[in-house]
A computed fold for a 100-nucleotide RNA, annotated as SAM riboswitch aptamer (S box leader).
RNA sequence: AUGACAUCAAGAAAGACUGAGGGACAGGCCCGAUGAAGUCUUAGCAGCCUGCAUUAUGCAAGGUGCUAAAUCCUGCAGAUUAAUUUCUGGAAGAUGCUAU
Numbered sequence: 001a002u003g004a005c006a007u008c009a010a011g012a013a014a015g016a017c018u019g020a021g022g023g024a025c026a027g028g029c030c031c032g033a034u035g036a037a038g039u040c041u042u043a044g045c046a047g048c049c050u051g052c053a054u055u056a057u058g059c060a061a062g063g064u065g066c067u068a069a070a071u072c073c074u075g076c077a078g079a080u081u082a083a084u085u086u087c088u089g090g091a092a093g094a095u096g097c098u099a100u
Base pairs, nucleotide, nucleotide: 001100002099003098005096006095007094008093013042014041015040016039017038021031022030023029025075026074027073028072043067044066045065047064048063049062050060051059052058053057071092076089077088078087079086
C1' cells in the first nucleotide's frame, strides 16, 4: 500500500509554542485573533487487541485510537412525503485487528 472482518446518533480537557486556516473530498452549513491547523506535556473518554475472572459482563494495565456540531448534513439507489419530508440499504471516509 491492497483485501477481508468489526464498529461509527454515546462519551471526553487544560497549558505552552506557533501563527490562518480547518471540519477527508464536492455542495451546503458551521468552527476560527475570545486564536484555526500543527508540535510538545499532562489529563480524560472508551472502540479494538492483550491479561484475569466470567452466563451476560466486570476489572487491570499496556499497544493504539479519540476528546465542536450524528462520520455536521447531503452526494448512489429503493420506498415514502405537499416538501431529501421520513425511513432503509449501499458508496465514500475514519479506527482497530488480521492476511498478502

Its mean pLDDT, the model's own confidence on a scale to 100, is 78.
Rfam family: SAM riboswitch aptamer (S box leader). About the family: The SAM riboswitch is found upstream of a number of genes which code for proteins involved in methionine or cysteine biosynthesis in Gram-positive bacteria.